Context: one part of a larger RNA
Molecule: large-subunit ribosomal RNA, domain I
Organism: Synechococcus sp.
RNA sequence: GGCGCGUGGUGGAUACCUAGGUACACAGAGGCGACGAAGGGCGUGUAAACCGACGAAACGCUCCGGGGAGCUGGAACUAGCAUCGAUCCGGAGGUACCCGAAUGGGGCAACCCAGCAGACUUGACCGUCUGUUACUCCCACCUGAACCCAUAGGGUGGGUAGAGCUAACGGAGCGAACUGAAACAUCUUAGUAGCUCUAGGAAGAGAAAGAAACCUCGAUUCCCUUAGUAGCGGCGAGCGAAGCGGGAAGAGCCUAAACCAAUUUGUUUCGACGAAUUGGGGUUGUGGGACAGCGAAAUGGAAUCUGAAAGUUAGAAGAACGAGUUGGAAUGCUCGGCCAUAGCGGGUGAAAGCCCCGUAUUCGAAAGCGGAAGGAUACUAGCUGGAUCCCGAGUAGCGUGGGGCACGUGAAAUCCCGCGUGAAUCAGCGAGGACCACCUCGUAAGGCUAAAUACUCCUGUGUGACCGAUAGUGAACAAGUACCGCGAGGGAAAGGUGAAAAGAACCCCGGAAGGGGAGUGAAAAGACCAUGAAACCGCGUGCCU
Numbered sequence: 001g002g003c004g005c006g007u008g009g010u011g012g013a014u015a016c017c018u019a020g021g022u023a024c025a026c027a028g029a030g031g032c033g034a035c036g037a038a039g040g041g042c043g044u045g046u047a048a049a050c051c052g053a054c055g056a057a058a059c060g061c062u063c064c065g066g067g068g069a070g071c072u073g074g075a076a077c078u079a080g081c082a083u084c085g086a087u088c089c090g091g092a093g094g095u096a097c098c099c100g101a102a103u104g105g106g107g108c109a110a111c112c113c114a115g116c117a118g119a120c121u122u123g124a125c126c127g128u129c130u131g132u133u134a135c136u137c138c139c140a141c142c143u144g145a146a147c148c149c150a151u152a153g154g155g156u157g158g159g160u161a162g163a164g165c166u167a168a169c170g171g172a173g174c175g176a177a178c179u180g181a182a183a184c185a186u187c188u189u190a191g192u193a194g195c196u197c198u199a200g201g202a203a204g205a206g207a208a209a210g211a212a213a214c215c216u217c218g219a220u221u222c223c224c225u226u227a228g229u230a231g232c233g234g235c236g237a238g239c240g241a242a243g244c245g246g247g248a249a250g251a252g253c254c255u256a257a258a259c260c261a262a263u264u265u266g267u268u269u270c271g272a273c274g275a276a277u278u279g280g281g282g283u284u285g286u287g288g289g290a291c292a293g294c295g296a297a298a299u300g301g302a303a304u305c306u307g308a309a310a311g312u313u314a315g316a317a318g319a320a321c322g323a324g325u326u327g328g329a330a331u332g333c334u335c336g337g338c339c340a341u342a343g344c345g346g347g348u349g350a351a352a353g354c355c356c357c358g359u360a361u362u363c364g365a366a367a368g369c370g371g372a373a374g375g376a377u378a379c380u381a382g383c384u385g386g387a388u389c390c391c392g393a394g395u396a397g398c399g400u401g402g403g404g405c406a407c408g409u410g411a412a413a414u415c416c417c418g419c420g421u422g423a424a425u426c427a428g429c430g431a432g433g434a435c436c437a438c439c440u441c442g443u444a445a446g447g448c449u450a451a452a453u454a455c456u457c458c459u460g461u462g463u464g465a466c467c468g469a470u471a472g473u474g475a476a477c478a479a480g481u482a483c484c485g486c487g488a489g490g491g492a493a494a495g496g497u498g499a500a501a502a503g504a505a506c507c508c509c510g511g512a513a514g515g516g517g518a519g520u521g522a523a524a525a526g527a528c529c530a531u532g533a534a535a536c537c538g539c540g541u542g543c544c545u
Base pairs, nucleotide, nucleotide: 001544002543003542004541005540006539007538008537009536016496017495020467021466022464023463024462025461026460027459028458029456030455031165032164039099040098041097042055043054044053050074051073052059061093062092063091064090065089066088070081071080072079104113105112106111114133115132116131117130118129119128120127135162136161137159138158139157140156141155142154143153169200170198171197172196173195174194180187184234210217211216221248222247223246224245231239232238252448253447254446255392259280260279261278262277263276264275265274266273267272285426287391288390289389290388291385292384293383294382300379303377304376305375306374311369312368313367315363316362317361321336322335323334324333325332337354338353339343345357346356347355397421398420399419400418401417402416403415407433428443429442430441431440432439483490484489503529506517507516508515509514
């Protein structure tokens, strides 16, 4: 030195555990904000670095409920509080420094400096406190140019108006490339990602100028199917419907115009006519309405106010076991019992229906939220006639250039946009995939509309052939922390004594660290603490060299 055996150290694998995650289901909630948010800064404790809580009224104040013995957060000591009901839980209030949309002005966020009114203080100045003072918009009033009236502009008062934040879902505007086509350009990826604007608890769509086919249906949305069909396509790669049918849900309305009237105003031949505003009227495709005549009141719901119960935001009651035995400890084993509308689950010194918390079941709210029926207010019908009038205009259509439709210009309808052109009013107009005729269907150029649908930052409950500390969130621990970066940004590692601290009094060596005794404990498991693999490093011993 090597190999073997034994025994240690180091190290933290493995098995076990879970305080944390993760996915989903069902309910709830779907917003917060100038009544100052989200997010922060700085403070507040007897002592107080961190986290949490709170705000100069600061580990908390008031009221109303619940609850019933301990409490002063995580987290010890001291000193206190509490059956005259504390701590704690719920509801309603109060307080809420400074920054931040930040809004009196400024500013290098958490700072600096003011005006006005009132109060306090002072001999006076200074100072302090309270309120108010940004901008835009809306309403009212007062002023008021060029320029006569006016208007622009200015000012004052009022406003629970706007602004800013927010995970996904929605609508709209702009809009890639890698990629695929085995290259690549049309095409695809894809109207995706990304950026912007903006809204709601959903949004959008929506009451046929529809779908159909000679029969009919009757707003929209979503699902299944139709169907990888019809089609589109360097007919390549690929893209890819719709009607019917079956379901979920179900709901319909308001205007413009004709006509009538009022007010203001312009013109005026003083007869009237025009314009604007307001009110009435009216809303349809077996065409409707105005107009003329007749006649009268039933019904309805999605508006506003009111509004019970359920539910919700604290809770309460809640059955039934003992002995022996092993052990440190009984929930194990043995014996004998009991409850069960409760043998879900968790805890307790090992494995508990009957020890504890609970569970089944039943009950419960002063106050807040919630909100049905009903009530109140506002609104809401019909018949006959067919002369006249109305029925949404730079619109429809057409030409041209594009976009979007599953549809790449194609025979390319339908829908939308730019430029140009440019109708008709029911004997009208549009559509039925060029176009024409017939036929059928519908009634554009104004608007509103629940539900079925999408999503989950968040709250509650529950579940898992989901993870179990190199896993599961990046984060089970002071985690978006430490640390890195000027910055945008990047971003960790790190869980386990024991049933209980019983956390090792006292003695010895030592400056201490550490160790040896003693003691605790079932066991040192001794705080570098449960188990404690391997690499790696010792010690002892056998053999070999």